[in-house]
Predicted 3D model of an 84-nucleotide RNA (c-di-GMP-I-GGC riboswitch aptamer). It matches the Rfam family "c-di-GMP-I-GGC riboswitch aptamer". Gene Ontology term of the family: cyclic-di-GMP binding. It was read from a public genome assembly, where an Rfam model found it. Model confidence (mean pLDDT): 81 of 100.
RNA sequence: GUACGAAAAGGCAAACUCAUCGUAAGAUGGGGGCGCAAAGCCACGGAUCCCAAAAAAGAAAUCAGGACAGCCGGGUUACCGAAU
Numbered sequence: 001g002u003a004c005g006a007a008a009a010g011g012c013a014a015a016c017u018c019a020u021c022g023u024a025a026g027a028u029g030g031g032g033g034c035g036c037a038a039a040g041c042c043a044c045g046g047a048u049c050c051c052a053a054a055a056a057a058g059a060a061a062u063c064a065g066g067a068c069a070g071c072c073g074g075g076u077u078a079c080c081g082a083a084u
Base pairs, nucleotide, nucleotide: 003084004081005080011036012035016031017030018029019028020027021026034070040076041075042074044073045072046071048067049066050065
């Protein structure tokens, strides 16, 4: 230094809930804490989810658009340092 993940410090924050935004999926903030060693960041590939506008179309969810990084893969950056 890399893989790796013991300890400690610190960090993040699921469900649920309140407020706001959004047609929605969902997002942001407060409470909360299931969990997390990248549960930091990036929608690049796949999966999943949504359907207001616009494309196509004419009632659904795909090739358009959107959501999701706490589904998997990929990219990128990073705290600590036991064992190996």